[in-house]
């Protein structure tokens, strides 16, 4: 050093509960602990969620206007892959 994961210091927090925020998915913050060796970071690629406003077509109403699907939009690193960092040191 690079692979790897035994041990120990320590570390992070699913689900679910309360406040907040958000249109939503989420997100923050306390509290909890299902699990995590990158469950530290980064939306690059893939894949997942969401879709107020707008826009596109299509229905239905035909006076406002409604409903569906699609994109515009935002989220997910605890779905994969890719990258950039790290704590220990048994086999």
């Nucleotide at each position: 050093u690079c692979g790897c994961g035994a041990a120990a210091c320590g570390g992070c927090a699913a689900a679910c509960c309360u406040g907040g925020u958000g249109a939503a998915a989420g997100c923050c913050a306390g509290g909890g602990a299902c699990g995590c060796a990158a469950a530290g970071c980064u939306a690059c690629a893939g894949g997942g969620c969401u879709u107020a406003c707008u826009c596109a077509c299509a229905c239905c109403a035909c006076a406002c206007g409604g409903u569906g699907u699609g994109g515009c939009u935002g989220c997910c690193g605890g779905c994969u892959g890719a990258g950039c960092u790290a704590c220990c040191g048994a086999a």